[in-house]
Molecule: SAM riboswitch aptamer (S box leader)
RNA sequence: GCCUUAUCAAGAGCGGUGGAGGAAACAGGUCCUGUGAAGCCCGGCAACCUAGCUUUCAGCUAAGGUGCUAAAUCCUGCGGUUAUUUCCGAAAGAUGAGGA
Numbered sequence: 001g002c003c004u005u006a007u008c009a010a011g012a013g014c015g016g017u018g019g020a021g022g023a024a025a026c027a028g029g030u031c032c033u034g035u036g037a038a039g040c041c042c043g044g045c046a047a048c049c050u051a052g053c054u055u056u057c058a059g060c061u062a063a064g065g066u067g068c069u070a071a072a073u074c075c076u077g078c079g080g081u082u083a084u085u086u087c088c089g090a091a092a093g094a095u096g097a098g099g100a
Stems, first nucleotide, its partner, number of pairs: 002099007013042001015041003021032003026077004043069003048065002050062005073092001078089003
C1' cells in the first nucleotide's frame, strides 16, 4: 500500500521549545496564525484494542497499546430532493480492530 468492519456535530493547556506557516491532496470558499503557525516535549481528552470486576444480549473501573487535543472529517466538489455551512446517501479521507 490492499481487503473487511466500526466510528467520525461530544471531549482535551492562558505550559515549554520552535520560529512561518497552517486547516490531508487538487479546485473553489471560509478561517487560524508574530496577541507566535507547523514540528517536538510535557500536560490533557477519549476509551477502539487491552486488564480487572459485576447482577454478563450489558455495564462499571483502570489506562498498558494506539489515537486525538480550532471550527462537523471547517464547508462545497458526486447522486437524490423544493432544499440551505446540522436534509439523506455516496466517494475520498482519518482512526481503531481484524485479515490476505